[in-house]
Order: sequence, then C1' cells, then structure tokens
RNA sequence: GCAUAACUUCAGGGCAGGGUGAGAAUCCCGAUCGGCGGUAAAGUCCGCGAGCCGAAAGGCACGAGCCGUUGGAACUACGGCACCGACAGUGUUCCUGCGAAAGCGGGUAAGUCUGGAUGGAAGAAGACAUAA
Repeated sequence: GCAUAACUUCAGGGCAGGGUGAGAAUCCCGAUCGGCGGUAAAGUCCGCGAGCCGAAAGGCACGAGCCGUUGGAACUACGGCACCGACAGUGUUCCUGCGAAAGCGGGUAAGUCUGGAUGGAAGAAGACAUAA
C1' cells in the first nucleotide's frame, strides 16, 4: 500500500399563477422535479436501489428519446422538439350498471398532497492502523 472483518457519519427533488366546482396541489390550462455505480458529463444507454414474497439463501415485479451540431470518442455536452414516473389513501376524471331526472352503485385515476417512513437502501465518505 491492497484486500477482508468489525465501527462511524451521510445518502431524493418537485404544481407558482389561473379555470371549473360545495369541495381539487388529484380534473383542465399552465408550472415544476430528476437517487446510486459505469461510460465524453445520462430521469429516457448498461447495471443497481426504492415495492412484494421469504427465517435465510433467494425469487417475483420494475417507466420513458429522437433529430441536428461539435468532437478521436457523446442515445451523456450544446441546440431543438418529445417522453416517463412503485405501493396504500383521497379525488369534481374516465369506463360501466340503474334511473324520467336529480342522483346512486361498481371499477378506475396524483412524479409533485397524506401515509408506511424518526423506516429501509443502491452507494459515498471517514475513522481505526494489522489488532480478528
């Protein structure tokens, strides 16, 4: 110095303004956000974490990008236009049944609200100083 064990700390952001309405941060207009490792710098490439099951090993589930420019190299930079977002709750949405209607029943619906979570974790850093 490297590696292993044990230890400590850290480790996710976001609806301004407006419309409708009895009621919406959930509908509509608009606004706005982007975990970790890899790699030419990445929410959209490759891999992983967050969820569920399990005593564990482990298993299951798991979204989304193109065009142009520069360059040796970019699906990562720059320019342009797009797209995506676990589970549970709520919800004026959508589908559907009944009804003359008002309305009622069933299903469905939030990246940003509430909750599991004062949790867990990919991992990052530190301390120890060879002590196991």
Background:
This is a predicted structure of a 132-nucleotide RNA (FMN riboswitch aptamer (RFN element)). Its mean pLDDT, the model's own confidence on a scale to 100, is 82. Its Rfam family is "FMN riboswitch aptamer (RFN element)". Gene Ontology term of the family: FMN binding. Rfam's curators write: The RFN element is a highly conserved domain that is found frequently in the 5'-untranslated regions of prokaryotic mRNAs that encode for flavin mononucleotide (FMN) biosynthesis and transport proteins. It was read from a public genome assembly, where an Rfam model found it.